Molecule: Glycine riboswitch aptamer
Organism: Anaerolineales bacterium
RNA sequence: ACGGUUGCAGGGAAGAGAGCCUCACACGAAAACGAGGACGCCGAAGGUGCAAAUCUGGAUCAGGCGAAACCAGAUGAAUCUCUCAGGCAAAAGGACCCUGUUCCCGA
Numbered sequence: 001a002c003g004g005u006u007g008c009a010g011g012g013a014a015g016a017g018a019g020c021c022u023c024a025c026a027c028g029a030a031a032a033c034g035a036g037g038a039c040g041c042c043g044a045a046g047g048u049g050c051a052a053a054u055c056u057g058g059a060u061c062a063g064g065c066g067a068a069a070c071c072a073g074a075u076g077a078a079u080c081u082c083u084c085a086g087g088c089a090a091a092a093g094g095a096c097c098c099u100g101u102u103c104c105c106g107a
Base pairs, nucleotide, nucleotide: 002106003105004104007101008100009099010098011097012096017039020037021036022035023034040088041087042086046084047082049080053075054074055073056072057071058070
């Protein structure tokens, strides 16, 4: 030089009811925003669960060792899964990607 990790900045970034009911704003009427309720949905903040594999122990065997198989436990990924949280016009948020830069590691 280059590769990876962390933080920061900029850019990009999907999905799903602008649905229904009630209250309030509210006064003669209405809408938006706000709060609550019931139902229907989404998955890409966060969170849950797990495969292969590896390790440990156990039982069995006339006795010992070992392997395989059996039983139990531990470690064990995601854009998979669950839909707890969050979200379902715009805005905000948003995994992840790119660029720049920073810390650290490798080299």